This is a predicted structure of an 84-nucleotide RNA (c-di-GMP-I riboswitch aptamer) from a Bacillota bacterium. NCBI's taxonomy places the organism under Bacteria, Bacillati, Bacillota. It was read from a public genome assembly, where an Rfam model found it. Its Rfam family is "c-di-GMP-I riboswitch aptamer". Rfam links the family to the GO term cyclic-di-GMP binding.
[in-house]
RNA sequence: CUACGAUAAAGGCAAACCUACCGAAAGGUAGGGGCGCAAAGCUGCGGACCUAAAGCAUAAAGCUAGGGUGGCUGGGCUGCCGAA
Repeated sequence: CUACGAUAAAGGCAAACCUACCGAAAGGUAGGGGCGCAAAGCUGCGGACCUAAAGCAUAAAGCUAGGGUGGCUGGGCUGCCGAA
């Protein structure tokens, strides 16, 4: 340095749920909380999934991402520690 990841050390993040706010919704932000996480740091670029306001269409049911999920997955960028 690359790979790898411990019942190590020092730290870190924070699921469900609750409260407030934002949003049409999905969802997000903050506080509480702690299921888990060695990239659960960043990136919606490919795939996947969620929503459907506007738009389109209809007799009705619907269709659609310029909206989302990085804690679904592949890729890209960056990073702490060092037992086997």